[in-house]
RNA sequence: GCGCUCUUAGCUCAGUUGGUUAGAGCGUCCGCCUCACACGCGGAAGGUCGCAAGUUCGAAUCUUGCAGAGCGCA
Numbered sequence: 001g002c003g004c005u006c007u008u009a010g011c012u013c014a015g016u017u018g019g020u021u022a023g024a025g026c027g028u029c030c031g032c033c034u035c036a037c038a039c040g041c042g043g044a045a046g047g048u049c050g051c052a053a054g055u056u057c058g059a060a061u062c063u064u065g066c067a068g069a070g071c072g073c074a
Stems, first nucleotide, its partner, number of pairs: 001073007010026004019057001028044005050066005
C1' cells in the first nucleotide's frame, strides 16, 4: 500500500429483508429480606447505535468518506 471482518449501555454481546418504543446478561443505585453482610426478590438510572455525509416517507440496519481494532497478502 491492497483486501476482508468488526465498532450498539460501565463490561460481554443480541438486534430477522429498512417500519410501531433500541434490548439481554453481568455490573451500579434504591427498596424488601437480615442484628448486619452475602444470597434471593422487586424497581430505577444509564445509549446522540464510532464520527460525518448521502439514499429514503422512514436508517443501528443500505451507500460513501474518515477514525479505531483484528486478520490476511505484498
A computed fold for a 74-nucleotide RNA from a Candidatus Parcubacteria bacterium, annotated as transfer RNA. Rfam family: tRNA. By type it is a transfer RNA. Lineage of the source: Bacteria > Bacteria candidate phyla > Candidatus Parcubacteria. It was read from a public genome assembly. Its mean pLDDT, the model's own confidence on a scale to 100, is 81.